[in-house]
RNA sequence: UCCGGAGUCGUCUAAAGGCAGGACAUAGGACUUUGAAUCCUAGAAUGAUGGUUCGAAUCCAUCCUCCGGAA
Numbered sequence: 001u002c003c004g005g006a007g008u009c010g011u012c013u014a015a016a017g018g019c020a021g022g023a024c025a026u027a028g029g030a031c032u033u034u035g036a037a038u039c040c041u042a043g044a045a046u047g048a049u050g051g052u053u054c055g056a057a058u059c060c061a062u063c064c065u066c067c068g069g070a071a
Stems, first nucleotide, its partner, number of pairs: 001070007010024004018054001026042005047063005
């Protein structure tokens, strides 16, 4: 330099054009003499900028980061 793949809450993982969900973790509460466990509740994310579309995490373009391959 070229080619391919990946990027979603703190972490892991769904949603294949139509309300961004779940688990763990975190915070608050219930229970308990205390803690653990259990139960309830809450907050928290689509790498960036544009485009297509009534509607984009999803499709397209460019860029950024990471991984692999070729020279």